[in-house]
Context: one part of a larger RNA
RNA sequence: UGACGGGGACCCGCACAAGCGGUGGAGCGUGUUGUUUAAUUCGAUGGUAAGCGAAGAACCUUACCCAGGUUUGACAUCCCGAGAAGGACUUCGAAAGAAGUUUGUGCCUUUUGGAACUCGGUGACAGGUGCUGCAUGGCCGUCGUCAGCUCGUGUCGUGAGAUGUUUGGUUAAGUCCAUCAACGAGCGCAACCCUUAUAGUCUGUUGUAUUUUUCAGGCUAGACUGCCCUGGCAACAGGGAGGAAGGGGGGGGUGAUGUCAGGUCAGUAUUGCCCUUACACCUGGGGCUACAAACACGCUACAAUGGCCGGUACAAAGGGCUGCCAAAGCGCAAGCUGGAGCAAAUCCCAUCAAAGCCGGUCUCAGUUCGGAUUGCAGGCUGAAACUCGCCUGCAUGAAGCUGGAAUCGCUAGUAACGGUAGGUCAGCACACUACCGUGAAUACGUUCCCGGGUCU
Numbered sequence: 001u002g003a004c005g006g007g008g009a010c011c012c013g014c015a016c017a018a019g020c021g022g023u024g025g026a027g028c029g030u031g032u033u034g035u036u037u038a039a040u041u042c043g044a045u046g047g048u049a050a051g052c053g054a055a056g057a058a059c060c061u062u063a064c065c066c067a068g069g070u071u072u073g074a075c076a077u078c079c080c081g082a083g084a085a086g087g088a089c090u091u092c093g094a095a096a097g098a099a100g101u102u103u104g105u106g107c108c109u110u111u112u113g114g115a116a117c118u119c120g121g122u123g124a125c126a127g128g129u130g131c132u133g134c135a136u137g138g139c140c141g142u143c144g145u146c147a148g149c150u151c152g153u154g155u156c157g158u159g160a161g162a163u164g165u166u167u168g169g170u171u172a173a174g175u176c177c178a179u180c181a182a183c184g185a186g187c188g189c190a191a192c193c194c195u196u197a198u199a200g201u202c203u204g205u206u207g208u209a210u211u212u213u214u215c216a217g218g219c220u221a222g223a224c225u226g227c228c229c230u231g232g233c234a235a236c237a238g239g240g241a242g243g244a245a246g247g248g249g250g251g252g253g254u255g256a257u258g259u260c261a262g263g264u265c266a267g268u269a270u271u272g273c274c275c276u277u278a279c280a281c282c283u284g285g286g287g288c289u290a291c292a293a294a295c296a297c298g299c300u301a302c303a304a305u306g307g308c309c310g311g312u313a314c315a316a317a318g319g320g321c322u323g324c325c326a327a328a329g330c331g332c333a334a335g336c337u338g339g340a341g342c343a344a345a346u347c348c349c350a351u352c353a354a355a356g357c358c359g360g361u362c363u364c365a366g367u368u369c370g371g372a373u374u375g376c377a378g379g380c381u382g383a384a385a386c387u388c389g390c391c392u393g394c395a396u397g398a399a400g401c402u403g404g405a406a407u408c409g410c411u412a413g414u415a416a417c418g419g420u421a422g423g424u425c426a427g428c429a430c431a432c433u434a435c436c437g438u439g440a441a442u443a444c445g446u447u448c449c450c451g452g453g454u455c456u
Base pairs, nucleotide, nucleotide: 007456008455009454010453011452012451013450015446016445019410020409021408022407023406026300027299028298029297030296031295032294033293034291035290042053043052064286065285066284067283068282069281070280073125077124078123079121080120081119082118083117086103087102088101089100090099091098092097107114108113127275128274130273131272136269138264139263140262141260143258148187149186150185151184152183153182154163155162156161167178168177169176193252194251195250196249198221199220200219201218202217203216204215224246227240228239229238230237231236302403306362307361308360309359310358311357312356318349319348320347323342324341328337329336330335369400374395375394376393377392378391379390380389416438417437418436419435420434421433422432
């Protein structure tokens, strides 16, 4: 000077408290450990790993295992030789590939060659998801959107250092004010950016039932403690008016100096080391999907604020050409046929919703709750659904009657509940990322638990 203390003072945060809903019990889904396996590829491991890398493992992916093959190589440059390239066919093989048959002879040119491409040969080299994240860059997590971290000059101290940055107020804030051996400055805070809430104006088709009031895209206005009252030296705080909005209006983006030798050599790059007929490369099949058990995150429930049946209403935001797919017809349905429109404010996904509302039924039961599991019959994608996909119909109808100790989220259009869309994607979503609909309860307070800041 820091760090730490079951030292002190002050302050803050869904940290506790006050509330609402969960997890922990059940079934299932996903991830992890463990075990098993020829292989169950690798990484991530308190907070800061575990629906994480993976925005989607049937083959591919794929890195793992088994088997069959290749050795200048699947990929790049250089040298030599041959041939245009390319197309078609036969035999063997699981394929990779191997052995042959045939067709074709193009472009530029100084007529010798050259360019692109293919095959063969030679070595220089290629190649490595092999090791080291404790050799690294870059990127990211975390403390933490916490309010801190520093510098110049001056001053003080022998010096390490201090001062400034402390103190008294105030703030979300090292925010600002007052004071002060300090005076200034920088990175952070705030502001600038996007979005949302209001109004004016301009332009409007594909939008609006037609005057534009919706809507879309521009340009502007508007909020500044500006006005009033109270307190205060001030900063500011409390209340009020007007206003769509009031004191940071709501949300996002933005993450200081540094910490954890935090994570990543498997995204890429990269030092060093290692392999080079193999630790490289190609192909077929298998595995990553195993299953005494344990953990994490979710989904569905245990019902009457409900289940089922009929009728009826209201969204936002997205996506679409190897695409979205209308009308009409067939099928109980998944789906099929069909072919109109649309590179889309026009057409389609998409009646664009579901909770909701109205009516009926069930009458408290392991049930008309719950839907696991299993059997049969189908549909779709795709060379191919056995290992190992999703969906439909009929049948089957398990556990489960609100979950111990413990533990999590949330302060308002939030929690909770309800559906919709998108990316990935041939197919596959209970995950993720967005969107709207319905829409609460509670906060006395800071003693305590956890984390953090300042002074001592």